[in-house]
A computed fold for a 519-nucleotide part of an RNA from an uncultured bacterium, annotated as small-subunit ribosomal RNA, 5' domain. Its Rfam family is "Bacterial small subunit ribosomal RNA". Rfam links the family to the GO terms ribosome and structural constituent of ribosome.
Context: one part of a larger RNA
């Protein structure tokens, strides 16, 4: 792709344009950090028309801003990359590590000045700003002290080496924060040592095509010094030397993400890298840094380019290789679905919030597996079809008929597991609002689904290809080197088992055949 098509389970689903993207969602959260805004229910006072008005204290929900943590995870893609990658095995006496864990007769002391929000004025079409005034903090800053770090001087001890570890003294430098609560506990904060986890760097070996690519290289190869980095290093710079690589294939060109694995094969091998898992690289193209424990950052910033959109023409906005979806390309690949119930992640003391991760449903015979489309009996070997030597043969126990069953289906009824926790209340141990144990209540998108029971009907469910040899399966008619078939050999020119149709047969079966490709 052609013909056909009943059901279920589990998987899989843009291999092409890393082409362009409308729309929605995919990263937030914390009021127990802060000042504001807000003002519910209830309460108090006064007036009286007794249910209204006015006033007051108090302050729930909510949230724009400051601040903290997260946003570097998770998710996608394979463009680049033949080695700054990957795999395996080692090394770092050359390194970093937020959150987490353990430890200490460790700490958390004294102060200060701002700023956003807000108000006023004001620019601009918008995006977004500008000026003035006011205010807070776990924001920011100064001082103190500790430990740490660095330099110098000394001691002990260890190592293959550069040297490492421990310790004493001097000098220099460097910390902190609170909120909740009736109070605590617990949480949060600072410094240190160790761990865990995650990374960084170095070395060896391994995996590709072309020699119709034979020479390549000037920060190039090494040294000294300085810089830079968490850290080693031409990583960068100054000077000095002239080295370094190469037929054991340098350099160049082409192709390509790598691996565990996957397919095939008796194996050796060959091919491959979909899904799942590990690593790497990338995020419209190119470059750059900032913040931070961690990025040179897919849904952050800046610059440049291409493209798209808005504009009052001055200027602005954007980035689906996230999930759906659209156009285009193409032989070809799905829903603009439900839910945070589970698992996991972020924030929070928690309740909880967020989560297109994920769990599910939908579509597609795209793949694998399972089930069904009936079972038994039934010879007058019925009718019909086909063939015929006209006797018969075959379709064929096949059908009809009779008996049985009800998988599936339809209808009705029942109806899960996945739920454990958390939280609240209570009880016990406990000094206890800690912690631990127990009891009760609360939580299901899927889904009234799976599953179970009952009733009903053989009723609703079989096709596709082949039949000359290879290769399982043959006759008749039509055609007449025509029409046509064909993987190879080859069939067809008047008796074609090879073309077309019919009957029969063979094979596979909700699939079958073809095409492409791998072994």
């Nucleotide at each position: 792709c052609g013909c056909u098509g009943g059901c279920g389970g589990c998987g899989u689903g843009c291999c092409u344009a890393a082409u362009a993207c409308a729309u929605g969602c995919a990263a937030g959260u914390c009021g127990a950090u802060c000042g504001a805004u807000g003002g519910a229910u209830g309460c108090c006072c006064a007036g009286c028309u007794u249910g209204c008005u006015g006033g007051g204290a108090g302050g729930a929900a909510a949230u724009a801003g400051a601040g903290g943590c997260g946003a570097a995870c998770g998710g996608g893609u394979g463009a680049g990359u033949a080695a700054u990658a990957c795999g395996u095995a080692a090394g770092c006496a050359a390194c970093c590590u937020g959150c987490c864990c353990a430890c200490g007769a460790a700490g958390a002391c004294c102060g200060g000045g701002a700023u956003a929000a807000u108000c006023c004025c004001u620019g601009g079409a918008a995006a977004c700003g500008g000026g003035g005034a006011c205010u807070a903090a776990g924001a920011c800053c100064g001082g103190a002290u500790a430990g740490g770090u660095a330099a110098c001087a000394g001691a002990a001890c260890c190592g293959c080496a550069u040297g490492a570890u421990u310790u004493u003294g001097u000098u220099a430098u460097u910390a902190a924060a609170g909120g909740u609560u009736a109070a605590a506990a617990a949480c949060a904060c600072u410094g240190g040592u160790g761990g865990a986890u995650g990374g960084g760097c170095u070395u060896a070996c391994g995996g590709u095509g072309c020699a119709u690519u034979a020479g390549c290289u000037u920060g190039u190869u090494g040294g000294u010094g300085a810089g830079g980095u968490a850290a080693c290093g031409g990583c960068c710079c100054a000077c000095c030397a002239a080295g370094g690589c190469g037929a054991u294939g340098a350099u160049g060109c082409a192709u390509a993400g790598c691996u565990g694995g996957u397919c095939u094969g008796a194996g050796a091998g060959g091919a491959u890298g979909a899904a799942c898992a590990g690593c790497c690289a990338c995020a419209u193209u190119g470059g750059g840094a900032c913040u931070g424990a961690g990025a040179c950052a897919c849904g952050g910033c800046c610059c440049a380019g291409a493209c798209u959109c808005c504009u009052a023409c001055g200027g602005g906005a954007g980035g689906c290789a996230g999930c759906a979806g659209u156009a285009g390309g193409g032989a070809a690949u799905u829903u603009u679905c439900g839910g945070c119930a589970a698992u996991g992640g972020g924030g929070g003391a928690a309740a909880c919030c967020c989560u297109g991760a994920c769990c599910g449903a939908g579509c597609a015979a795209c793949g694998c597996c399972g089930c069904g489309u009936a079972a038994g009996u039934g010879a007058a070997g019925a009718a019909g079809g086909u063939c015929u030597u006209c006797g018969g043969a075959u379709u064929g126990u096949a059908a009809a008929g009779c008996u049985c069953u009800g998988u599936u289906g339809u209808a009705a009824g029942g109806g899960a597991a996945g739920a454990a926790a958390u939280g609240u209340a209570c009880u016990g141990u406990g000094a206890g609002a800690a912690a631990c144990a127990g009891u009760a209540c609360u939580u299901g998108a899927c889904g009234g689904u799976a599953c179970c029971u009952u009733a009903c009907c053989a009723g609703a469910a079989a096709g596709c290809u082949a039949c000359g040899g290879c290769u399982a399966a043959c006759u008749a008619c039509g055609u007449g080197c025509c029409a046509g078939c064909a993987g190879c050999c080859g069939c067809g020119g008047u008796a074609a088992u090879a073309c077309g149709u019919a009957g029969g047969u063979a094979g596979c079966g909700a699939g079958c055949g073809u095409u492409a490709u791998c072994c």